This is a predicted structure of a 330-nucleotide part of an RNA (large-subunit ribosomal RNA, domain IV) from Anisodus acutangulus.

[in-house]
Context: one part of a larger RNA
RNA sequence: CCAUGUCGAAGGAAUUCCGCAAAAUGACCCCAUAACUUCGAGAGAAUGGGUGCUCUCCUAUCUUUUGAUUAGGAAAGCGGCACAUACCAGGGGGUAGCGACUGUUUAUUAAAAACACAAGACUCUGCUAAGUGGUAACACGAUGUAUAGAGUCUGACACCUGCCCGGUGCUGGAAGGUCGGAAGGAGAAGUGUUAUAAGCUUUUAAUGGAAUCCCCGGUAAAUAGCGGCAGUAACUCUAAUUGUCCUAAGGUAGCGAAAUUCCUUGUCGCAUAAGUAGCGACCUACACGAAUAGUGUAACGACUGCCCCACUGUCUCUGACAUAGACCCA
Repeated sequence: CCAUGUCGAAGGAAUUCCGCAAAAUGACCCCAUAACUUCGAGAGAAUGGGUGCUCUCCUAUCUUUUGAUUAGGAAAGCGGCACAUACCAGGGGGUAGCGACUGUUUAUUAAAAACACAAGACUCUGCUAAGUGGUAACACGAUGUAUAGAGUCUGACACCUGCCCGGUGCUGGAAGGUCGGAAGGAGAAGUGUUAUAAGCUUUUAAUGGAAUCCCCGGUAAAUAGCGGCAGUAACUCUAAUUGUCCUAAGGUAGCGAAAUUCCUUGUCGCAUAAGUAGCGACCUACACGAAUAGUGUAACGACUGCCCCACUGUCUCUGACAUAGACCCA
């Protein structure tokens, strides 16, 4: 020096991205236990007290009998710095975000807010089902039958889920239009023949005319989308209000500097001596918003911020010791 440990005056997070690491708590019995709540929980909440040994007695029980059975309780006394005496053995509280929860995952840098989930919704499928594998036979679906099966989205629960069908999809319709496959095939050219003809080859008008497309409807828990400018109130500011342009319709409820806010360390408040963090508000939302769900939410979380108590060599600021190695000398 390195590794693993032990101890440390005074202070006690001043360290640091962050209390990372360490310390502290810890067992059993008794008292006591908040907000909030889906009334189950929260809860071992928190906060306190006791625990050794000796002797005497009490209660119940067991015993062939007044006692070295077992369990529980009470009083008095004794010793130590310390009585769960070692080992073993929860730190706690407050607040916010996300995800309801238990669960699953990147074997070998990610355990999570990702996946799943119960639950909700839509679409398809009437059974030789739809869907899937296979060239096919056939098989799964299913020895099931719409309270079933398949696909897609959301994700407990509570309150809710607004407007838009113009575009893109899906679906229904059949009057008309365009394009247009096949059969049939007038005609033309070539060949054929001494010359015609038949035959053969090539080409082809008009006609014919399904689906699709155009067209007419429906559908958003389908894919998507959800405006601008200008004026106006008896201080000022602002604009309930008015005008106008555009659109398929102009963002409703709720929430909002947010896991979303560029300007931005926005402004105000709380907390600190001091707070780009945190929490509560405001709304000027660059660029929230309603099953790519919106807003809440008890319980839960090796999740992520912030604060407090306890505790400490994390630090002020380092020191001593033990063990093993590197290392030095022989």
Record summary: The RNAcentral record of the full RNA draws on Rfam. Lineage of the source: Eukaryota > eudicotyledons > Solanales > Solanoideae > Anisodus. Its Rfam family is "Bacterial large subunit ribosomal RNA". Rfam 15.1 lists 51,934 matches to the family in 10,816 species. Model confidence (mean pLDDT): 84 of 100.